A computed fold for a 93-nucleotide RNA from a Halanaerobiales bacterium, annotated as c-di-GMP-I-GGC riboswitch aptamer. NCBI's taxonomy places the organism under Bacteria, Bacillati, Bacillota, Clostridia, Halanaerobiales.
[in-house]
């Protein structure tokens, strides 16, 4: 430098369950173990999820409220895909 085996030392931990945080998406801790060679770190680009607050439209109405839908600030996801960055072990050179 290239590479990831049916090897080894180890690592991480989906669904689900309990407690806690959050309006929600989701997150933290513990149990659990589907999977993972970066399933380490980073929301930078795209995707996806959410939308208490805001805007628009519609419906109802006790006439200023309620509900529905769409969009948006914002929030989330790195176990959706890229980018950036760091790194263990083995094999080959």
């Nucleotide at each position: 430098g290239c590479u990831g085996a049916u090897a080894a030392a180890g690592g991480c931990a989906a669904a689900c369950u309990g407690c806690c945080c959050g309006a929600a998406a989701g997150g933290g801790c513990a149990g659990g173990g589907c999977g993972c060679a970066a399933a380490g770190u980073u929301a930078u680009g795209g995707g996806c999820c959410u939308a208490a607050a805001g805007u628009g439209u519609g419906u109802a109405u006790u006439c200023u409220u309620a509900c529905a839908c769409a969009c948006u600030a914002g929030g989330g996801u790195u176990g959706c895909c890229a980018g950036a960055u760091u790194g263990c072990c083995g094999g080959c050179u």